The prediction has a mean pLDDT of 82. A computed fold for a 1382-nucleotide RNA from an uncultured prokaryote, annotated as small-subunit ribosomal RNA. Rfam family: Bacterial small subunit ribosomal RNA. The sequence is in RNAcentral, with records from ENA.
[in-house]
RNA sequence: AGAGUUUGAUCCUGGCUCAGAACGAACGCUGGCGGCGCGCCUAACACAUGCAAGUCGAACGAGAGGCUCUUUGGAGUAAUACUCGAUGUGGUCUACGGAUCAAAGGCUUGCCGCCUUGGGAGCGAGGAAUGUCCUAUCAGGUUGUUGGUGAGGUAACGGCUCACCAAGCCAAAGACGGGUAGCGGGUGUGAGAGCAUGACCCGCCGCAUCGGGACUGAGACACUGCCCGGACUCCUACGGGAGGCUGCAGUAACGAAUAUUCCGCAAUGCGCGAAAGCGUGACGGAGCAAUGCCGCGUGCAGGAUGAAGCCUUUCGGGGUGUAAACUGCUGUCAGGGGACAGGAACUCAAUGACCAUCCCCAAAGGAAGGGCCGGCUAACUUCGUGCCAGCAGCCGCGGUAAUACGGAGGGUCCGAGCGUUAAUCGGAAUUACUGGGCGUAAAGCGUACGCAGGCGGUUUGUUAAGCGAGAUGUGAAAGCCCCGGGCUCAACCUGGGAACUGCAUUUCGAACUGACAAACUAGAGUUUUGUAGAGGGUGGUAGAAUUUCAGGUGUAGCGGUGAAAUGCGUAGAGAUCUGAAGGAAUACCAGUGGCGAAGGCGGCCACCUGGACAAUAACUGACGCUCAUGUACGAAAGCGUGGGGAGCAAACGGGAUUAGAUACCCCGGUAGUCCACGCCGUAAACGAUGUCAACUAGCCGACUGAAGCCUUGAGCUUUGGGUGGCGCAGCUAACGCAUUAAGUUGACCGCCUGGGGAGUACGGCCGCAAGGUUAAAACUCAAAUGAAUUGACGGGGGCCCGCACAAGCGGUGGAGCAUGUGGUUUAAUUCGAUGCAACGCGAAGAACCUUACCUACUCUUGACAUCCACAGAAUUUAGCAGAGAUGCUUUAGUGCCUUCGGGAACUGUGAGACAGGUGCUGCAUGGCUGUCGUCAGCUCGUGUUGUGAAAUGUUGGGUUAAGUCCCGCAACGAGCGCAACCCCUAUCCUUAGUUGCCAGCACGUAAUGGUGGGAACUCUAGGGAGACUGCCGGUGAUAAACCGGAGGAAGGUGGGGACGACGUCAAGUCAUCAUGGCCCUUACGAGUAGGGCUACACACGUGCUACAAUGGCGCAUACAAAGGGUUGCGAAGCCGCGAGGUGGAGCCAAUCCCAAAAAGUGCGUCGUAGUCCGGAUUGGAGUCUGCAACUCGACUCCAUGAAGUCGGAAUCGCUAGUAAUCGUAGAUCAGAAUGCUACGGUGAAUACGUUCCCGGGCCUUGUACACACCGCCCGUCACACCAUGGGAGUGGGCUGCACCAGAAGUAGAUAGCUUAACCCUUCGGGGAGGGCGUUUACCACGGUGUGGUUCAUGACUGGGGUGAAGUCGUAACAAGGUAACC
Repeated sequence: AGAGUUUGAUCCUGGCUCAGAACGAACGCUGGCGGCGCGCCUAACACAUGCAAGUCGAACGAGAGGCUCUUUGGAGUAAUACUCGAUGUGGUCUACGGAUCAAAGGCUUGCCGCCUUGGGAGCGAGGAAUGUCCUAUCAGGUUGUUGGUGAGGUAACGGCUCACCAAGCCAAAGACGGGUAGCGGGUGUGAGAGCAUGACCCGCCGCAUCGGGACUGAGACACUGCCCGGACUCCUACGGGAGGCUGCAGUAACGAAUAUUCCGCAAUGCGCGAAAGCGUGACGGAGCAAUGCCGCGUGCAGGAUGAAGCCUUUCGGGGUGUAAACUGCUGUCAGGGGACAGGAACUCAAUGACCAUCCCCAAAGGAAGGGCCGGCUAACUUCGUGCCAGCAGCCGCGGUAAUACGGAGGGUCCGAGCGUUAAUCGGAAUUACUGGGCGUAAAGCGUACGCAGGCGGUUUGUUAAGCGAGAUGUGAAAGCCCCGGGCUCAACCUGGGAACUGCAUUUCGAACUGACAAACUAGAGUUUUGUAGAGGGUGGUAGAAUUUCAGGUGUAGCGGUGAAAUGCGUAGAGAUCUGAAGGAAUACCAGUGGCGAAGGCGGCCACCUGGACAAUAACUGACGCUCAUGUACGAAAGCGUGGGGAGCAAACGGGAUUAGAUACCCCGGUAGUCCACGCCGUAAACGAUGUCAACUAGCCGACUGAAGCCUUGAGCUUUGGGUGGCGCAGCUAACGCAUUAAGUUGACCGCCUGGGGAGUACGGCCGCAAGGUUAAAACUCAAAUGAAUUGACGGGGGCCCGCACAAGCGGUGGAGCAUGUGGUUUAAUUCGAUGCAACGCGAAGAACCUUACCUACUCUUGACAUCCACAGAAUUUAGCAGAGAUGCUUUAGUGCCUUCGGGAACUGUGAGACAGGUGCUGCAUGGCUGUCGUCAGCUCGUGUUGUGAAAUGUUGGGUUAAGUCCCGCAACGAGCGCAACCCCUAUCCUUAGUUGCCAGCACGUAAUGGUGGGAACUCUAGGGAGACUGCCGGUGAUAAACCGGAGGAAGGUGGGGACGACGUCAAGUCAUCAUGGCCCUUACGAGUAGGGCUACACACGUGCUACAAUGGCGCAUACAAAGGGUUGCGAAGCCGCGAGGUGGAGCCAAUCCCAAAAAGUGCGUCGUAGUCCGGAUUGGAGUCUGCAACUCGACUCCAUGAAGUCGGAAUCGCUAGUAAUCGUAGAUCAGAAUGCUACGGUGAAUACGUUCCCGGGCCUUGUACACACCGCCCGUCACACCAUGGGAGUGGGCUGCACCAGAAGUAGAUAGCUUAACCCUUCGGGGAGGGCGUUUACCACGGUGUGGUUCAUGACUGGGGUGAAGUCGUAACAAGGUAACC
């Protein structure tokens, strides 16, 4: 000293939380010793028992027991004793000479008591100033109250009490009331200022079961005294009595929680006593509790490339760890034994409750735990668990790989303790005095005036309240701090000092503030002359328009909307003309123009009236600024009374829209809007910016004054006031503000302190009401908010592209069939793929196999791999059982290498390590793939800008298919993408010439490059050339580029392919493969047979074939390319209607074969029909493949001849050799394509264009989204829980007022009863005084009535908060789909 937490990220604001210290603590786990402290914080609740205040025999009476003596002597003391004398203070009186000095004594005769006066210590009483918690949702309180006079009373002052008089006194600087609390020294914390607190120790106060009262006394209204009343407890013979632990122990109870019914008066102190002494739960000690602080120990040294165990592992190792074992050494503390001080000092004697120190002994022996290890915060692995169990101070962990739960190993921090909890301070500048804020985060009152209050211009003088300096007194001790001292150290104790920042008194000073006095004019104001203006009020008046009414003309519609309908109209609307009525508002001018304090103010005229400004001269002389409470004004809506009512228009009615539509839209329409008077008092009353004053660069507008100048103009230059735009410094979290400040300062006021609950409840005030104002709490969350950034999104905007739309061609969707999927079914119908981007997909081909599924039968080191041992070569024949796997028996066979030991391969048996798994997790993964998308984007380095996230570059102007290129620019460069480089194809050249070719020359055939030959052509396959906006013209910024043209086989990327940036979708795949973890192990592994993957009310996708004449059928006939072929392609010939069979030439392929290309062309037929279309389905007969075509193959022939006549809503592909159409080949494959992948043949139509649909790119804008619109989010209702308001009331506490009542006691009175002291006496008695009784006043308890306040509770009820995936809608965030909000 800071840290965590709001966000995708950032900066702020702002709350919550943590790290520190501390405790009279409690709880959990653990626990060796000692020293010093401390220990009922709750029930001032109730108390059994013992003790805590006695002493004096020198006041007295009585009694009991014990001891000593029956002469003296002068010890001790040098004065405080004894004797005598002198001086003389003080009080009172005085004739100044002096005089005088009260009172009470007692006895044991030197002590006690008493009186007076002075002083001191100590103690108390009264008083003054200052300070001392919360609440204004407590605003008025008070009648002995405030003061006076007199009296009483008291130790004493005083309304302390009484009589009379006066009417005061206190209060916004908070009276009165309510709540809470002993106060201080100090203590805890803090840098301090502060904040919190008042245990132990010290000082003071109050109280002593609750309430009242006095007595005694120096002192009490008395803790262990008295009286009375109440409650409670106890005793009782029932008549009556007794009691008070908030003393020390102790008990019960409350409670999370707090000790022994101990020892002693030895010390310190206190009481009494002449003293000895007695008493003392004060005190001195011990006991209990880790309750705190402090100290000590639980051993020390050596000891391995490092034991065992445990943990972990990549299986190599690593950790625990010099740790242990083992060797040596030591002896603190605890334990055992012994010795002896101190405290201890009384005049002597006597006297110790309790504790220390020293010496010896034995043995490492008796002595370590607690929390934590995701971040904050030091410390990491493994196993278990699987949103469960649980953790958590905040953020948050846990849904099968948890460093966050639980265990373990290891580590870390403290250590006889360690953690948790409660409360306090700190961090928190988060109440801000030191030390914060208010445009948008919480926060400027709607505006002005203004009393109190606060603040206040210049000069001079006085004063000394504030202020500054010195001195004196005080600020108890203890504590804190410093320097020392004593316990071995420390804690602790102790000496001295400093400090106690304060208060009071006093002496100086006079700058500043204040006060007083005198002046001044710069602030403020007044007068004069003018200026501008929707400033306000009252009265009048004008025209346009709407509507209505009357009349004319006139005929069928009008009106309204996205489209309609309601509505109006043949009883004449709408339209048009004329006239009339009535109300409201004032087009154009009109303007970030004007005026006003704000709200607000708009035709014109008149009257009344407020303010502002300019200029000039004069006057007043600080008269000023701000302003709590207060007062006034205050839009719209609303309220009251009375008018008025044209238009508009809540409510309401109707029509539409809609799933609904209590809305948006339409047709109507009442309050209201208008006037007068009176209320209301609120608005996003906003510049979200209080008022006043001063200072601090400028530039440009528009409004309204004034002055100067000349060239007299719509001139120029200055200077005021108000009002806008931009901009520097500065400020700001940023946005922004910026002489009209949100800058720099001063004065005063208002307001804020996390979000919600809530501007709500209750109470008060105001209001007719509606409501306004003032204004909480419980509870709940860890956020809520501001500004800016990057994305994403928008039923926002701009630009651009794409078979995206449009323009076209052909399809799908309807039919039959094929194929895939869903669903259903099943013993099984194995599994995966599921919008685009699953569905003729994995599967380039399920009859067995495949095969993973089902049923049945079998095997268990296994079908497969490595290692070991033993046996046997391997292999094989035949028979039997079985569905087969397999089992039993049986036959043949002895191989290869050899160093002769054996070895290699293979088979069988056995044991265990292990095998095996298409079992799970694609959300643990690698690899591969799809998709956006062949879209033009995605980034980096350095620099620069910004507090930062980020920005710039990459934006802008053009251009392109393209972030393609050019230009500009705080950017300059670069990378991955684009393009090019690669392959095929289109033209030419060259090289080469067989198996390909054949022009020319020959030969030959019925015919054929068949043959000789040729190397021209085609072709084959190597190498090159060619195309680059290169050339010309135009456009464009002279650029990039575009348009047109020439030449050329090809022209602007010539056509096609391969090639797929950063990334997105937890996209797909654990069943291609690989792989972590988990799971199975006589089975989830392996084998065999059969079945299934081929099921079938249905739904969908993708295709094939068709519906026909651009066609079907028949006959004849022409032209390809690219492929494949030895387990193969298989010719000719022959047989079969045909599938095919037979046959076997040729071919390891430019040679032979598959192989026939088909559409096309020629001729013929059919004639618009369910057909000579179409071919499904079915019957029969066959062929081929194959162990095997039943479930379940393909093909052929004969027969059969279904639906279907061009397809609803909807939807797909395609821009040129493309679509469409026609065949051919290949992979897989024994066989089995309408699928897939390739190949060529024939060969179109259309594109005006970018408004719209879909997708995408760039820029910009809004955002409450960031899991990013499939987002976010609001309210009712339903359910559960929680706190709270109202509530007929009910029950308590406290308290005001009025009245009743009146114990004990004190004071007063007293005629009854009574009476030793004193006085008088005639001695009889009387008096004064007293006691009892009675009575008056005061008064506690108690009672009655009526109020206030507070707490608890209450059927029912109101809203609020929180809850899992409930219901209904869609209000808000984008123009949120009607802009939102007050």